The prediction has a mean pLDDT of 86. Small-subunit ribosomal RNA, 5' domain from an uncultured bacterium, 508 nucleotides, folded computationally.
Context: one part of a larger RNA
RNA sequence: GGAUGAACUCUGGCGGCGUGCUUAACACAUGCAAGUCGAACGGACUUAAUGGAGAGCUUGCUCGAAAUUAAGUUAGUGGCGGACGGGUGAGUAACGCGUGGGUAACCUGCCUUGUACUGGGGGACAACAGUUGGAAACGACUGCUAAUACCGCAUAAGCGCACGGAGCUGCAUGGCUCUGUGUGAAAAACUCAGGUGGUACAAGAUGGACCCGCGUCUGAUUAGCUAGUUGGUGAGGUAACGGCCCACCAAGGCGACGAUCAGUAGCCGGCCUGAGAGGGUGAACGGCCACAUUGGGACUGAGACACGGCCCAAACUCCUACGGGAGGCAGCAGUGGGGAAUAUUGCACAAUGGGGGAAACCCUGAUGCAGCGACGCCGCGUGAGUGAAGAAGUAUUUCGGUAUGUAAAGCUCUAUCAGCAGGGAAGAAAAUGACGGUACCUGACUAAGAAGCCCCGGCUAAAUACGUGCCAGCAGCCGCGGUAAUACGUAUGGUGCAAGCGUUAUCC
Repeated sequence: GGAUGAACUCUGGCGGCGUGCUUAACACAUGCAAGUCGAACGGACUUAAUGGAGAGCUUGCUCGAAAUUAAGUUAGUGGCGGACGGGUGAGUAACGCGUGGGUAACCUGCCUUGUACUGGGGGACAACAGUUGGAAACGACUGCUAAUACCGCAUAAGCGCACGGAGCUGCAUGGCUCUGUGUGAAAAACUCAGGUGGUACAAGAUGGACCCGCGUCUGAUUAGCUAGUUGGUGAGGUAACGGCCCACCAAGGCGACGAUCAGUAGCCGGCCUGAGAGGGUGAACGGCCACAUUGGGACUGAGACACGGCCCAAACUCCUACGGGAGGCAGCAGUGGGGAAUAUUGCACAAUGGGGGAAACCCUGAUGCAGCGACGCCGCGUGAGUGAAGAAGUAUUUCGGUAUGUAAAGCUCUAUCAGCAGGGAAGAAAAUGACGGUACCUGACUAAGAAGCCCCGGCUAAAUACGUGCCAGCAGCCGCGGUAAUACGUAUGGUGCAAGCGUUAUCC
C1' cells in the first nucleotide's frame, strides 16, 4: 500500500447493487417449511332437479320416504411425490476431493423413439356397522364391501436361464453378431370417437454404482505396523467386481520415496495479495462429499440405510388418571444462552423453477420481493456567481499590523437529492403484478432539511500561543515531558480523507 462475512470510538443526508451467528453440530416456546390426484376405488355428507311410497286434513291443497340424475366436499383404500428443493461443516488426511482414465464387472422411476400385447378368473383388507379396552397416545374382536390394491390361469414379438452350432474379434477370464433345442416370467382399464392409460422388450437420454494412475497440511521428541491381515481355491452375497462375507490352504502385505501413531482440517472452481514465482484463504455464488440430538439397524422403493419416515438403545425436555405416552429448527422467521459481533415471529406464489393432476387448480419460508444494519462497493448531494468597508468576532502581535478571508453579510441565480402535488410503467404470450401508486415523468415551492473524523517533531503533507513542569500525559519506530515543549492538554490556524474518519484484529 492492498484486502476483510469484521468489531470498536466519534460522526451520519439520499439512492442502486451486494451482503449479514466466523462463537455453543448449545437448548428451543409459537407459526409455517410436502403434498397432490374423485378422470384408480367403495362409502359418507351437502345442495339442486326429477320422483312420488305415504301422511295430514279445509277434497284440492300442504308435508313428504325410497329411487334416479347433476354439481360439490373428502376421512379411508390406491397411485405418484415425501431420495428433489432447503440447512450445516460435527466427522473425515480418505479414491473424500481435484484431474485423467476404466467397467470384457453394473443399475436406472418419470422422459423420448421403436416393436409386440392389453384375454379370462379368484379370494381378501380398510373405510363402514356392532361390541369393547385405555386418562391419553392408540387399539382389540366380530361382520360387510370396491379398485389401476392383491393372487392364480392363458398368451410371448422381444427378453432371461441351460445345453449346443457358425462367423468375426481381443493381451485375457473371454467379447460381439447370427442361429438351434429345452425351459421361465407380463398386464388395467376408461371412452361413441378423439384421446388418456397398463404390460413386456430394445435403443437413447438423464441420474447413479464400482475400480485404477497422479496430486492433496504438520510432527521421527511417533519406527516399526498388520491375523480377514496379504494371496489362492471353493461356496455365499450384491445391480455388479472384490476378504464384501465364510470354510480350507499358503505366509504373506505395508514401511525412511515416512508405514503406523498423534495433531489439525470438509475438498475444489475460486477469492485476497504479488511484476511474477509464490504466500494466504475456502464467507457469499457454483460442483462434489459428509451429517440431521448421540449410537446402532433395517424396511419400503427405480433410487435411502431416508433432516420435517420406521425400530432399538442413550441423554435431555414435556404430558400423565403413575398403568403409560410425546418430542427433535445444522428448513424460514423467532426465543434463551454464548459472544467484540451478525437482521423481520413481514408480503406473494405475479415471475422462474419444483411436486401432484387430463385439466381447472392445489402445494411450495425453493424463489421473487419488501423490512433492519454506512457491513462493503459504486453514484449523488450538502449550492452557484458576484461581493473589500479586507466589517464584526476570534487568535496572535515587535501594538504598526498579520491571520481567519471572498470566507461571512449583501446582491443575482439554480433546484440534483429530500419534502409537496399530478400522471404512472415494463417485468405477462388471452386473463393473472407480491413488489407498488414502486421506478420513471411533469409541475409548483424554499438556499432552505443535509459534515464530520484523524493528524500537524522526523519517517509524513500540515505551526503558533497559553497551561503543565520527568507531573499529568503521548507513543507505530526513533523517542517527547525535569519553567521559554512546533511531540502532553486547550485554543487559533493549517494538512489529509470525506458520509465517513480513525483504532484494533487477521492475510499478502